[in-house]
Context: one part of a larger RNA
RNA sequence: GAGUAGCGAUAAUGCGGGUGAAAAACCCGCACGCCGAAAACCCAAGGUUUCCUGCGCGACGCUAAUCGGCGCAGGGUGAGUCGGUACCUAAGGCGAGGCCGAAAGGCGUAGUCGAUGGAUAACAGGUUAAUAUUCCUGUACCUCGUAUGAUUGCGAUGGGGCGACGGAGAAGGCUAGUUCAGCCGGGUGUUGGUUGUCCCGGUUUAAGCGUGUAGGGAGUAUCCUUUGGAAAAUCCGGGGAUAUAAUCCUGAGACGUGAUGACGAGUCCCUCUUUGAGGGACGAAGUGAUUGAUGCCAUGCUUCCUGGAAAAACCUCUAAGCUUCAGAUUGUACGAGACCGUACCCCAAACCAACACAGGUGGGUGAGGAGAGAAUCCUAAGGCGCUU
Numbered sequence: 001g002a003g004u005a006g007c008g009a010u011a012a013u014g015c016g017g018g019u020g021a022a023a024a025a026c027c028c029g030c031a032c033g034c035c036g037a038a039a040a041c042c043c044a045a046g047g048u049u050u051c052c053u054g055c056g057c058g059a060c061g062c063u064a065a066u067c068g069g070c071g072c073a074g075g076g077u078g079a080g081u082c083g084g085u086a087c088c089u090a091a092g093g094c095g096a097g098g099c100c101g102a103a104a105g106g107c108g109u110a111g112u113c114g115a116u117g118g119a120u121a122a123c124a125g126g127u128u129a130a131u132a133u134u135c136c137u138g139u140a141c142c143u144c145g146u147a148u149g150a151u152u153g154c155g156a157u158g159g160g161g162c163g164a165c166g167g168a169g170a171a172g173g174c175u176a177g178u179u180c181a182g183c184c185g186g187g188u189g190u191u192g193g194u195u196g197u198c199c200c201g202g203u204u205u206a207a208g209c210g211u212g213u214a215g216g217g218a219g220u221a222u223c224c225u226u227u228g229g230a231a232a233a234u235c236c237g238g239g240g241a242u243a244u245a246a247u248c249c250u251g252a253g254a255c256g257u258g259a260u261g262a263c264g265a266g267u268c269c270c271u272c273u274u275u276g277a278g279g280g281a282c283g284a285a286g287u288g289a290u291u292g293a294u295g296c297c298a299u300g301c302u303u304c305c306u307g308g309a310a311a312a313a314c315c316u317c318u319a320a321g322c323u324u325c326a327g328a329u330u331g332u333a334c335g336a337g338a339c340c341g342u343a344c345c346c347c348a349a350a351c352c353a354a355c356a357c358a359g360g361u362g363g364g365u366g367a368g369g370a371g372a373g374a375a376u377c378c379u380a381a382g383g384c385g386c387u388u
Stems, first nucleotide, its partner, number of pairs: 013031006032385004040365004046345002050343001051075006060068002080141002082341004087118002092113003098107003122139005142337011153322002158317004166304004172297003177291001179289003182203006188196001204262002208257003215250004219244008228236002263286001266282007305308001351360002367379004
C1' cells in the first nucleotide's frame, strides 16, 4: 500500500427463554422464508472413524463461538437367508507339456483365474445415545449330516435337454400409489357469522402356506425301428404305426390363512433435572368406490433384418462300477450352517478438484393441485435459511 479489496451464489430472517466470562450465529420454543425428479430418502464407487457420548476452545472454521466433519477420552458396526468367498463362466490375464527366440523372453493347448453377467433360502413389528432383513418377538424357508420308517436300479469329469438372451411396436389383465365417500375418535369458536352439506386426526398390516384365475406356450400318450450325438443309452435326433380332443407346462393378481397377533388416534397411571422428558397399562374404526403406472404377467405377443454371450446350477440318459452293501426317492425326529463386509458421508463441508471450492460424480424410490409431462409454478413428507 491499507484498516483498502475481500469474508465464496440476493433462500431471510425476527422475537422470547436457556447456557455462558461473553450470544446476530450454540440449545429450546414461536413466527417467517427456501427446496420439494430435491436442497428429500436408500445404495454402488471412493473416503476410512468423519458415527454416538462426555470434557475442551490454543490452533483449524475466511468474523465471534459456549458450537463443530476441530482437540482429548470413552463407546459403537452382531447375519444359514443382504453382498462377497467356500458355485459358474465373458472380454482379458496367467499358463504344465509344446512351438518360437542370442539371452531376457514371446505365443499358446489342457487347465486355472477373472463380474460389470448367470445361479442362489426371510418377512413384519419392536428395540439402542450410536447396529439391525444381522439383536428381540412372531411367523417362515433352504442346504447338509445322523438316526429311523416306507419304496426302490443307482451311478459321470461323458451324451442330450434346459439355462439362452436383438431392435421396434401394439393391445390386454393386474398391482403399488392416488382421490373421494363411509366408519371411528375428538372439537364447537373470548372477533361479524359458523350444530353444519362444519372443522381436526386416524382408517395400517409382510414373507410363507393353501387355492390355481386373467393370460401365454406346446399337440399328447404308447409301441416298433436306427447311417447320427467320438464309447454306451431306455435320453436327444431321424423314420413308422396306433389311440385321442383334450391334456400338460407356465402364469401376475385376487381370495383364504398367517393375524384371538402386531400397529393404531387417543385415554389412564407412575417417575424425574415439572414450559417438558422418560417408562408402563389399556386401546376405537381399520370398509367401499374411483383413478392408475415408466412396476408385474412379460426373457410373453406381433413384426423387422443387421440375426442378436458363455459356463455352471437344474432335468434326463447311460459307461466303468456296485447291486441283502453302497446309492436313489420320500416321511418323521434331532443336530449343524463357517470366513469377510455391515458405523458414518454418498449430487456432498466427509468422494474427485491444493480450500468447509457456485465445478464433476453411476443406480433405485420419488406424493398432492394445475398440466401431455419426471416441464413449469405452488405445496406434503422430509430437509434447510447457504459460518460474518
Molecule: large-subunit ribosomal RNA, domain III
Organism: Gammaproteobacteria bacterium RIFCSPLOWO2_01_FULL_47_190